[in-house]
This is a predicted structure of a 253-nucleotide part of an RNA (large-subunit ribosomal RNA, domain VI) from a Patescibacteria group bacterium.
Taxonomically the source falls in Bacteria candidate phyla (Bacteria).
The sequence was found in a public genome assembly.
Model confidence (mean pLDDT): 86 of 100.

Context: one part of a larger RNA
RNA sequence: CGUAGGAAUCUUGAGUGGGUCUGUCCUCAGUACGAGAGGACCAGGAUGGACUAGCCUCUAGUGUGCCAGUUGUGGAAGCAUCCGCAUCGCUGGGUAGCUACGCUAGGUUGGGAUAAGCGCUGAAAGCAUCUAAGUGCGAAGCCCGCCACAAGAUUAGGAUUCUUAGAUCCCUAGAAGAACACUAGGUUGAUAGGCGGCAUGUGUAAGACUGGUAACAGUUUCAGCUAAGCCGUACUAAUAAAUCGUACAGAUC
Numbered sequence: 001c002g003u004a005g006g007a008a009u010c011u012u013g014a015g016u017g018g019g020u021c022u023g024u025c026c027u028c029a030g031u032a033c034g035a036g037a038g039g040a041c042c043a044g045g046a047u048g049g050a051c052u053a054g055c056c057u058c059u060a061g062u063g064u065g066c067c068a069g070u071u072g073u074g075g076a077a078g079c080a081u082c083c084g085c086a087u088c089g090c091u092g093g094g095u096a097g098c099u100a101c102g103c104u105a106g107g108u109u110g111g112g113a114u115a116a117g118c119g120c121u122g123a124a125a126g127c128a129u130c131u132a133a134g135u136g137c138g139a140a141g142c143c144c145g146c147c148a149c150a151a152g153a154u155u156a157g158g159a160u161u162c163u164u165a166g167a168u169c170c171c172u173a174g175a176a177g178a179a180c181a182c183u184a185g186g187u188u189g190a191u192a193g194g195c196g197g198c199a200u201g202u203g204u205a206a207g208a209c210u211g212g213u214a215a216c217a218g219u220u221u222c223a224g225c226u227a228a229g230c231c232g233u234a235c236u237a238a239u240a241a242a243u244c245g246u247a248c249a250g251a252u253c
Base pairs, nucleotide, nucleotide: 001152005163006162007161008160009159010158011157015149016148017147018146021049022048023047024046025045026044027043033038051106052105053104054103055102059100060099061098062097066093067092068091069090070089071086072085073084074083075082076081110144111143112142117137118136119135120134166244167243168242170186171185172184173183174182191237192236193235194233195232196231197230198229201225202224207220208219209218210217211216
C1' cells in the first nucleotide's frame, strides 16, 4: 500500500515445513520344528540409545547489587567498628534468572490407495489360467492422521459485535526484546519503585556483660543481615492534554 466504509475480537485452511529412528531383556516357551545340536513365528510386557521439544520440583553449574571467614596495604586522629584497592583480592556457601550433567513428554493406535507378491471369479482357448471385463489382500515406502506456520490464498476467505467506533503519541514496566514489535498497566490503578509480612540464603551481627595476663571463649542470640522470589499496601511515579481516524463514489429526499 492492497484486501471498495471504518474498527475490535474470534477463526477456516489452499499451501508450506517438521516429525516418522532403533537396540536389548522378559513372558508365550526350552513350546512348535528338529535324530540331536539348536531353536522360533504370532501376541503381550519391561527397559535403554540417539534425536526433538518444553521445564527448573529434584541433582548439578553459574550467580561481579546476598551472607560469612580471612591476607596485605591505605583511610575514617587512636581503640573498637567500618570503608577503598589488590582477578569479585582470596576462600567457603548461595536466592531469582539462565542452564545440563537434571526432570517431563514425543515417535503410537488407526484410515485410504498401492509395490513386489498372494488370491477369487473368469473367458479369449468347452480344459487350464490372479486378467482380458470384474474383484480381494498385501510394505519402515505414498496420501491422510500428529506438531508448527499459514487469506499478499491479489481466488486477498468466514463469523460475532461495534460504529462521535477505534488507535496512537506520552508515561510505569515485563519470565517480550538489538531498534521496532509483542505483552501487562496508566488513579474506575497493584505496572514499577518504596514500605510491611513471608520465603530463601548465610550461620549466631553490633553493643554490653562474664571468664582469661592475653590470643580468645561464653551469654544476651538458631542472632544480625538478606539481590532478581511470593503475598499485601496507593507512600512515590504512571498527570493534564494532544494527534490520527470515524462512508469515497453512486442513489434517494
Rfam family: Bacterial large subunit ribosomal RNA.